[in-house]
RNA sequence: AUCCACCACGGGGAUGGAGUGCCCCCUGAACCGCCGCAAGGCUGAUGACUCCUACCGUUGA
Numbered sequence: 001a002u003c004c005a006c007c008a009c010g011g012g013g014a015u016g017g018a019g020u021g022c023c024c025c026c027u028g029a030a031c032c033g034c035c036g037c038a039a040g041g042c043u044g045a046u047g048a049c050u051c052c053u054a055c056c057g058u059u060g061a
Base pairs, nucleotide, nucleotide: 010025011024012023013022016052017051018050019049020048033042034041035040
């Protein structure tokens, strides 16, 4: 110097906030959705669940 393992702190899981537990990364990192040659098109505020906010649809007052 490089590589591997472990621990601590921290970070991440396609658009906001919080809680719970799960997974991943630990810095040249995890992560940065899908279809389509292109034009263009599709789902979702969650990785999962619960709650809130925003947005969309239906119904009633």
Molecule: Fluoride riboswitch aptamer (crcB RNA motif)
Organism: Hyphomicrobiales bacterium